[in-house]
RNA sequence: GCUUGAGAAAGGCAAACCACCUGAAAAGGCGGUGCGCAAAGUUACUGGCCUAAGUCUUAAGGGAUAGGGCGGCAGGACUGCCGGG
Numbered sequence: 001g002c003u004u005g006a007g008a009a010a011g012g013c014a015a016a017c018c019a020c021c022u023g024a025a026a027a028g029g030c031g032g033u034g035c036g037c038a039a040a041g042u043u044a045c046u047g048g049c050c051u052a053a054g055u056c057u058u059a060a061g062g063g064a065u066a067g068g069g070c071g072g073c074a075g076g077a078c079u080g081c082c083g084g085g
Base pairs, nucleotide, nucleotide: 002085003084004083005082012037013036017032018031020029021028022027035072041078042077043076045075046074047073048070049069050068054065055064056063057062
């Protein structure tokens, strides 16, 4: 440098749920907890998904819409620990 994740060591992250905080919501932050994860590290670039405050529309009910989100949905890009070959 390439490849790989079988067993292991040092360790790492943290689903659901609960409390508090932020938010219109989706969701996020924080503490507990421990479903899982070898990139469950970073990034909304592509696809996908969630929400719809505002805006547009509708006689109304409602409908449409992301400058809001999800990286623990997939692909891409960037970076990285330990071990095997």
c-di-GMP-I riboswitch aptamer from Deltaproteobacteria bacterium ADurb.Bin151, 85 nucleotides, folded computationally. It was read from a public genome assembly, where an Rfam model found it. Its mean pLDDT, the model's own confidence on a scale to 100, is 87.